[in-house]
RNA sequence: AAAUGAUAAAGGCAAACUUAUCGAAAGGUAAGGACGCAAAGCCUUGGGUCUAACGUUCUGGAAAAACAGAACCAUGAUUGCCAGGUUGCCGAA
Repeated sequence: AAAUGAUAAAGGCAAACUUAUCGAAAGGUAAGGACGCAAAGCCUUGGGUCUAACGUUCUGGAAAAACAGAACCAUGAUUGCCAGGUUGCCGAA
């Protein structure tokens, strides 16, 4: 120095759940809380997954209305689902 990652040391993050709040929802934010995490730091590029407001189509409706229902749809969400880019603490064998 590189690779690797310890029942080491220092420091860090924070799942479920609860409360408040934002959102149509998925979910986000804040506080509490710790299941876990060596990039569970940052970017949000690709794939996956979740949601379906708007929109389109169909059905009901006397109806080219209101309204109700169904299907499809991401421009919404997730990076703690996987890969990619980038920065970085420690140092046992």
Background
Predicted 3D model of a 93-nucleotide RNA (c-di-GMP-I riboswitch aptamer) from Peribacillus glennii. Taxonomically the source falls in Peribacillus (Bacteria, Bacillati, Caryophanales, Bacillaceae). Of the family's consensus pairs, 95% are formed in the model. The prediction has a mean pLDDT of 82.